RNA sequence: GAGCGGGAGGACUCCACCGCUGCCCGUCACGGACCCCUCGCGGGGCAUGAAUGGCGGGGAGAGGAAAGUCCGGGCAACACAGGGCACCGUGCUUCCUAACGGGAAGAUGUCCGAGAGGGCAUAGUUCAAGGUAACAGAAAAUGACCGCCCCGGUCGGACGCGUUCCGGCUGCGGUAAGGGUGAAAAGGCGGGGUAAGAGCUCACCGCCGUGCGUGGCGACGCGUGCGGGCGUACCACUGACGGGUUGCAAGACCAUGUAUACCGGCAUUUAAGGACGGCCCGUCCGUUGUCGGGGGGUAGGUUGCUUUAGCCUGCGGGUGACCGUCGGGCAUAGAUAAAUGGUGGAGACGACGUGCGGUGCGAACCGUGCGGAGGACAGAACCCGGCUUAUACCUCGCGCUAGCUC
Repeated sequence: GAGCGGGAGGACUCCACCGCUGCCCGUCACGGACCCCUCGCGGGGCAUGAAUGGCGGGGAGAGGAAAGUCCGGGCAACACAGGGCACCGUGCUUCCUAACGGGAAGAUGUCCGAGAGGGCAUAGUUCAAGGUAACAGAAAAUGACCGCCCCGGUCGGACGCGUUCCGGCUGCGGUAAGGGUGAAAAGGCGGGGUAAGAGCUCACCGCCGUGCGUGGCGACGCGUGCGGGCGUACCACUGACGGGUUGCAAGACCAUGUAUACCGGCAUUUAAGGACGGCCCGUCCGUUGUCGGGGGGUAGGUUGCUUUAGCCUGCGGGUGACCGUCGGGCAUAGAUAAAUGGUGGAGACGACGUGCGGUGCGAACCGUGCGGAGGACAGAACCCGGCUUAUACCUCGCGCUAGCUC
C1' cells in the first nucleotide's frame, strides 16, 4: 500500500419560477360592530372603521433514525386500609441515571478469529424442598446386559490320584477395572491393595467446600494448608428484587341548532284526571299550550402544545458512563386528516478513466488539468431517555497483520 477491527462525525449548497401550512404587516369607494386579555372584577383596541373577505408583502416550516412501539420516565384520569395467593418481568460485581430490562468500567466461564477484536452465559449444585432427562441402553442415580471374581452343585477331561488342575452347564453372591448404548454413565491417570475390584488407600492433576496470608470498594484473583466431600443439564419448581390500570383519541374549559330534566309567569279542558263535597259552583294539585330562565351534553372551538431531566461551547472533576450553586452563547414545526413539495439552472463532493509536473530504490503518494457514474434509508402527531431495525456516499482519529503488494 492493501485488507481488516473498533469508534466519532456528516447526511449536499445556492438561485429563479410555481405551489402547501401557520404567524405578522400593509392596503381596499369589501364590510358595518365588534375584537383581544382575564376565573372574575376589570383592562386594552376600534366609526381616523371590529369580525369577515379580496389583493400585496415579510418571515418560519421534519430526522439520524421522525420508524418499530420493545423498555423506562414525565404528565393526566381512574383505582387504592393492611396482608397473602396467582400472573408478568429481571438475574455476576461496582458505578451512572429522573428511571430502566439501558449505559460505563470490571469479574468468571465458554465459543469464534492468525490478530486487533467479537459473541454468549452467570441466583439455586454441600450448608433448603421438588420435578424432568425423548430414542437407545441392564441402568439416567437404590446402575449388573456381556465380562471379571469367591463359594456350592453337577458333567466331562488330565495325571501328579489330591482338600489337585483344566473346561462346560447351573445356583447364591461380590464387583463400576474392560466392552457395548447414549447428548450425558457415577472425577482423570498411575502405584499400592484385593478373590476380583472400587477414593478402599497414596502421589499428581481437576472440581467443590473451607482456614490463614495477601491484592481489590466488590464480583473475584494469587499463595498456602485442611476435608475423599466428588455426575451433568434444564425447569413452568424454590428463593430474591421489581410491577395498579389506561394513554394527549389522557384530561380541562367554552358551547350554536334540535329535543329537554327542573323552576317561574300567563292561558287552558269533546287535550287526562285527582283532592275537598250528597250535588252544583268554587278553590287547590295536576294536564295541555305558550313565554322566559336553566343544567347536562352532540357538532364545533379553545386548551393540554412545546422553554426544556433543553441545545452548543469553554473550564474543572472522573479510567469511563457521566457530573457541576461555574463562564459564554442560542430559542429551533406545533399542524389535526394532517403542510414542509415540484420544475429549471448553477456549483460543491466524487468511485473510476486519463494528460502533465514533482517525490521515492519501489509499491505508491502529492499537486494540477480534462471527462465523469452516483447521491440512500426515510416523513413529526403530548414530550423526553434508551434499545432495535433501515441507510447510497463521504470525512477524521485509534488499533491489527497469518496470507497478499512494495
This is a predicted structure of a 406-nucleotide RNA (Bacterial RNase P class A). Its Rfam family is "Bacterial RNase P class A". About the family: Ribonuclease P (RNase P) is a ubiquitous endoribonuclease, found in archaea, bacteria and eukarya as well as chloroplasts and mitochondria. The coordinates come from a structure-prediction model, not an experiment, and the mean pLDDT is 77.